[in-house]
This is a predicted structure of a 95-nucleotide RNA (SAM riboswitch aptamer (S box leader)) from an Actinomycetes bacterium.
């Protein structure tokens, strides 16, 4: 990189560096020298995996709840809106 499944109306800052674009793409509409985007440090939010409890039952899974160490993800606007839906992002197992 590819396919499958699940989720995407909630939530979450401060400082430093950089210096002009950024919000996937098209059209809007926004953010941005009052320094965006990106990177770094610390912090935070979340609960997909990991861990645990209970119940169901097709015996392999499902649902609810707890945990937040670890693996992750995220911290403008409903994935910003519309279109594209063989679109985008994240997680899990797979080959």
């Nucleotide at each position: 990189a590819c396919a499958u499944c699940a989720u995407c109306a909630a939530g979450a800052g401060c400082g430093g560096c950089c210096g002009a674009g950024g919000g996937a793409c098209g059209g809007g509409c926004c953010c941005u020298g009052u320094g965006a985007c990106g990177c770094c440090g610390c912090g935070g939010c979340a609960a997909c995996c990991c861990g645990g409890u209970c119940a169901c039952c097709c015996a392999g899974g499902u649902g609810a709840c707890c945990c937040a160490c670890g693996g992750u993800g995220c911290c403008a606007a409903u994935g910003c809106c519309c279109g594209c839906u063989u679109c985008g992002a994240u997680g899990a197992g797979g080959a």
Annotation:
NCBI's taxonomy places the organism under Bacteria, Bacillati, Actinomycetota, Actinomycetes.